[in-house]
RNA sequence: GUACGAUAAAGGCAAAACCAUUGAAAAGUGGUGACGCAAAGCUAUAGGGACUACUUCGGCAGCCAAAAGCACCGAUAUGUCAGCCAGCUACCGCC
Numbered sequence: 001g002u003a004c005g006a007u008a009a010a011g012g013c014a015a016a017a018c019c020a021u022u023g024a025a026a027a028g029u030g031g032u033g034a035c036g037c038a039a040a041g042c043u044a045u046a047g048g049g050a051c052u053a054c055u056u057c058g059g060c061a062g063c064c065a066a067a068a069g070c071a072c073c074g075a076u077a078u079g080u081c082a083g084c085c086a087g088c089u090a091c092c093g094c095c
Stems, first nucleotide, its partner, number of pairs: 004093002012037002017032006035083001041088003047085002049081003056075004062070002
């Protein structure tokens, strides 16, 4: 230095749920909480994958005299997720 991760040491993070708050939503932030984590540290169009669809486009023909609009369906991310894989960085040191 690389790899590895122990009935080690010093520590760290914080799932679900609940409360508050931001957001159209996914989800985020703060508090309580602790399922777990050897990277559960950082990185989000310029690796993959997943989620949502405000907007936009198309469809449908229910409501309507018609149109528009509303409802419903599909597509759409430069929005969201790293505690999905991944990239980068890193404490300690049994083997």
c-di-GMP-I riboswitch aptamer from Paenibacillus whitsoniae, 95 nucleotides, folded computationally. The coordinates come from a structure-prediction model, not an experiment, and the mean pLDDT is 85. The sequence was found by an Rfam model in a public genome assembly.